[in-house]
Molecule: RNase P RNA; transfer RNA
Organism: Pseudomonadota bacterium
RNA sequence: CGAGUCAACUGAGCAGUCGCUGUCAGCAUUGCUGAUGGAGGAAAGUCCGGGCUCCAUAGGGAAAAGCGCCAGGUAACGCCUGGGAGGUGAGAGCCUACGGAAAGUGCAGCAGAAAGUAAACCGCCUGUACACGCCUUGUAUGAGGAGUGUGUCGGUAAGGGUGAAAGGGUGCGGUAAGAGCGCACCGCAUGGCAGGUAACUGGCAUGGCAUGGUAAACCCCGCUUGGAGCAAGACCAAAUAGAAACUCAAUGGCGCGUCCCGUGCUGAGUUUGGGUGGGUCGCAUGAGGUGUUUGGUGACAAGCGCCCAAGAUGAAUGACUGUUCUCGACAGAACCCGGCUUAUAGGUUGACUCAUUAU
RNA sequence: GGGCGCUUAGCUCAGCGGGAGAGCACUGCCUUCACACGGCAGGGGUCGCUGGUUCAAUCCCAGCAGCGCCCACCA
Numbered sequence: 001c002g003a004g005u006c007a008a009c010u011g012a013g014c015a016g017u018c019g020c021u022g023u024c025a026g027c028a029u030u031g032c033u034g035a036u037g038g039a040g041g042a043a044a045g046u047c048c049g050g051g052c053u054c055c056a057u058a059g060g061g062a063a064a065a066g067c068g069c070c071a072g073g074u075a076a077c078g079c080c081u082g083g084g085a086g087g088u089g090a091g092a093g094c095c096u097a098c099g100g101a102a103a104g105u106g107c108a109g110c111a112g113a114a115a116g117u118a119a120a121c122c123g124c125c126u127g128u129a130c131a132c133g134c135c136u137u138g139u140a141u142g143a144g145g146a147g148u149g150u151g152u153c154g155g156u157a158a159g160g161g162u163g164a165a166a167g168g169g170u171g172c173g174g175u176a177a178g179a180g181c182g183c184a185c186c187g188c189a190u191g192g193c194a195g196g197u198a199a200c201u202g203g204c205a206u207g208g209c210a211u212g213g214u215a216a217a218c219c220c221c222g223c224u225u226g227g228a229g230c231a232a233g234a235c236c237a238a239a240u241a242g243a244a245a246c247u248c249a250a251u252g253g254c255g256c257g258u259c260c261c262g263u264g265c266u267g268a269g270u271u272u273g274g275g276u277g278g279g280u281c282g283c284a285u286g287a288g289g290u291g292u293u294u295g296g297u298g299a300c301a302a303g304c305g306c307c308c309a310a311g312a313u314g315a316a317u318g319a320c321u322g323u324u325c326u327c328g329a330c331a332g333a334a335c336c337c338g339g340c341u342u343a344u345a346g347g348u349u350g351a352c353u354c355a356u357u358a359u
Numbered sequence: 360g361g362g363c364g365c366u367u368a369g370c371u372c373a374g375c376g377g378g379a380g381a382g383c384a385c386u387g388c389c390u391u392c393a394c395a396c397g398g399c400a401g402g403g404g405u406c407g408c409u410g411g412u413u414c415a416a417u418c419c420c421a422g423c424a425g426c427g428c429c430c431a432c433c434a
Stems, first nucleotide, its partner, number of pairs: 002354009012324007020038008040330001044341002047339005052229004059261004064225005069083005084098001085096004099220002104218002106214002121160002123156003127152006134145004168186006187209001188207004193202003233281004243272006252266005274433003288307008325328001360430007369383004377414001385401005407423005
């Protein structure tokens, strides 16, 4: 210098004018003046987890749903951290829904002989029947031998072919040909041993291989989950027809928003019709932020100090002018937090890797 | 703001692990003087998009995108 990897940060600046809106103060009486605050890293998707509120301080069972290597963190999680295993890259690194297929059931179209208690299409091999020519011997026709072809009874999973997948792999021996049939190494299973909290790893002995795939198919095992959501809910004020129809009827109905039990209440539910669409709270001091010290590999935790930083309800955070530059991405809070995911022009910093050249 | 559902041919929908289909519409031919109706034949698909699981995905799983529906209070 080039090509990359990981982590963190930033997200045009300055000045002026006019607006919008929360709070405080003053004047005034619902407006004016002054001071001061006013979007994000994702405010987003609503995909998870909690707080908070109501339904019974949320009870038992079933169903259903979710999660799934191990250990830890946390209020909790499907999140995060560290570790293991597998995959991938030349490397820094990155990726993984990563329990169980010897509890059971299902599925695998087409092709193929056979798709899961294996199977013989081609091929290979022994025997046998027939045919063909050849050789040896004998010589009237015979006897024997090796071989080729066709058929047949069998053996064989080495080789070919089919398929996504064909019942351990490679090599040597062995055999009529073959085959874990035997052996070596690798894989696998079982049992000890050693290390590690564990996942797991290492090594030893035994076994000739049983147990193919699929669980983001049913299922089994383990763990978790009551439901609804701030349009939750509480209070004040105003107004009206506490009206009608239908359904169910005390072994009932309704609430506990899947079902049963259990429990509480005693008429209830649905639809139509009627009225009001005003205000206050919930609503921002919180699992808060930040600096430092300590513990921990780390996520994080504890102690001490400092800080308070949007809060609307037709719903604010904008417009214009001047100027500078690298000419400006994705995008806007609505009860609040912790995560994940997705979108994002450009710029900055740190750590590391590879390659080339030079020393 | 919160909750839920849908996306397959031009339109309305079925299909739910192994061939992408139905009705209407469209095109050509027959029928008619002509049109309609009817008959015969035919064309037309990134199964919203992107990944993953599987031998195989419209279908199972995840993430995006678009569209639609419901939710005030009082007696």